[in-house]
Molecule: transfer RNA
Organism: Patescibacteria group bacterium
RNA sequence: GUCCUCAUAGUUCAACGGAUAGAACGCAAGAUUGCGGAUCUUGAAAUCUAGGUUCGAUUCCUAGUGAGGGCA
Numbered sequence: 001g002u003c004c005u006c007a008u009a010g011u012u013c014a015a016c017g018g019a020u021a022g023a024a025c026g027c028a029a030g031a032u033u034g035c036g037g038a039u040c041u042u043g044a045a046a047u048c049u050a051g052g053u054u055c056g057a058u059u060c061c062u063a064g065u066g067a068g069g070g071c072a
Base pairs, nucleotide, nucleotide: 001071002070003069004068005067006066007065010025011024012023013022018055027043028042029041030040031039048064049063050062051061052060
């Protein structure tokens, strides 16, 4: 230089083009406990950026950014 793959809560992962974007772990509050842990209840928390297609985009297309890999 070129080609391919990936990018979603703090972390690990889901999500036929139409869901209130979901789960586990973690975090916060409460219950329980002599204090913790464990357990139970509740809560907060995310789509890499900019365009395009579409009635509708996490999903499809283009460019960029970042990470990984192949070739040179």